This is a predicted structure of a 358-nucleotide RNA (Bacterial RNase P class A) from an uncultured Granulosicoccaceae bacterium. The model forms 98% of the base pairs in the Rfam consensus. Model confidence (mean pLDDT): 78 of 100. The sequence was found by an Rfam model in a public genome assembly. It matches the Rfam family "Bacterial RNase P class A". Rfam classes the family as a ribozyme. From the family's description: Ribonuclease P (RNase P) is a ubiquitous endoribonuclease, found in archaea, bacteria and eukarya as well as chloroplasts and mitochondria.
RNA sequence: GGAGUUGGCCAGGCAGCCGCUGUCGACAUUGUCGGUAGAGGAAAGUCCGGGCUCCACAGGGCAGAGUGCCAGGUAACGCCUGGGGGGUGUGAACCCACGGAAAGUGCAGCAGAGAGAAGACCGCCUAAGUUACUUACUUUUGUAGGUGAACGGUAAGGGUGAAAGGGUGCGGUAAGAGCGCACCGCGUUGGUGGCAACAUUUCAACGGCAAGGUAAACCCCACUCGGAGCAAGAUCAAAUAGGGAAGCAAUGUCGUGGCCCGCGAUGCUUCCGGGUAGAUCGCUAGAGGUGCAUGGCGACAUGUAUCGAAGAUGAAUGGCUGUCCUAGACAGAACCCGGCUUACGGCUGGCUCUCCAC
Numbered sequence: 001g002g003a004g005u006u007g008g009c010c011a012g013g014c015a016g017c018c019g020c021u022g023u024c025g026a027c028a029u030u031g032u033c034g035g036u037a038g039a040g041g042a043a044a045g046u047c048c049g050g051g052c053u054c055c056a057c058a059g060g061g062c063a064g065a066g067u068g069c070c071a072g073g074u075a076a077c078g079c080c081u082g083g084g085g086g087g088u089g090u091g092a093a094c095c096c097a098c099g100g101a102a103a104g105u106g107c108a109g110c111a112g113a114g115a116g117a118a119g120a121c122c123g124c125c126u127a128a129g130u131u132a133c134u135u136a137c138u139u140u141u142g143u144a145g146g147u148g149a150a151c152g153g154u155a156a157g158g159g160u161g162a163a164a165g166g167g168u169g170c171g172g173u174a175a176g177a178g179c180g181c182a183c184c185g186c187g188u189u190g191g192u193g194g195c196a197a198c199a200u201u202u203c204a205a206c207g208g209c210a211a212g213g214u215a216a217a218c219c220c221c222a223c224u225c226g227g228a229g230c231a232a233g234a235u236c237a238a239a240u241a242g243g244g245a246a247g248c249a250a251u252g253u254c255g256u257g258g259c260c261c262g263c264g265a266u267g268c269u270u271c272c273g274g275g276u277a278g279a280u281c282g283c284u285a286g287a288g289g290u291g292c293a294u295g296g297c298g299a300c301a302u303g304u305a306u307c308g309a310a311g312a313u314g315a316a317u318g319g320c321u322g323u324c325c326u327a328g329a330c331a332g333a334a335c336c337c338g339g340c341u342u343a344c345g346g347c348u349g350g351c352u353c354u355c356c357a358c
Base pairs, nucleotide, nucleotide: 001354002353003352004351005350006349007348008347009346010345012324013323014322015321016320017319018318020038021037022036023035024034025033026032027031040330044341045340047339048338049337050336051335052229053228054227055226059261060260061259062258064225065224066223067222068221069083070082071081072080073079084098085096086095087094088093099220100219104218105217106214107213121158122157123154124153125152130149131148132147133146134145135144136143137142166184167183168182169181170180171179185209186207187206188205189204190203191200192199193198233281234280235279236278243272244271245270246269247268248267252266253265254264255263288307289306290305291304292303293302294301295300
């Protein structure tokens, strides 16, 4: 110098003029003047978790849904922190939909004999047993040998395939095979370390042991789960037609996802027609922010001090001028928080790899 990886901070500032919204004060009357505050790190996505409000005896079960290594954090979570295992990368780092395949079912084209406790295509053997021919011996029956055939044995060698029921070596056999043995591999039990997941053949003993892969396939196991949502809901005011029709009905109907039991209520459902849709609350002081101290590897926790950061409702924060600079991207709250995901400009720290020079 180049490339990469991983953290932190900012998100234009200042001044003037005019214009908006909240709030406070003074006047005064629906306005005027003054002070003061006024979109985000993601406000986006609506993907999770809650606070809060209402319904419901808020109870039990089935179905269904979600999560899935261990230990912690948190109000809680599918989030975060640390660790274990696996994977990617030269590395710094990053990713994981990470319980169970010996409960069962399913799936894996083609090739191949055979694809899960399967299988004999090419090969190898012919020891034993059956049979044919033949040689030698023999009194004959027969005895010994050779060649072939069928039956048979085999899975070491070769082939097919992504993958063929462990590997190497020695023995053994008719030829082979964990058939036996040694070492490796694998499994079970124990020891040691760790809270644990796990690690440890550079601990031990036993076992010849072999039923592979796939569960983001069905399934099994463990844990969790009422519902609806600020257009929730509460109060005030006003108006209307105390309208009409049909159906079901106590052995019924209705009751905030479905079904059953329980419990509660005593009517429920559908269609036509009419009136109102205004105001206030909910609405911003919270699992809140910031500083310091202590504890912890950390996420965080505890204590203490301090601050008061928008509450609109057809939807406020805009326009102009000057100046500074790192020259400003992505992009606008609508009940409020904790996360995740996505979009994106600038400044800056740590670490890794590589090139060059001294």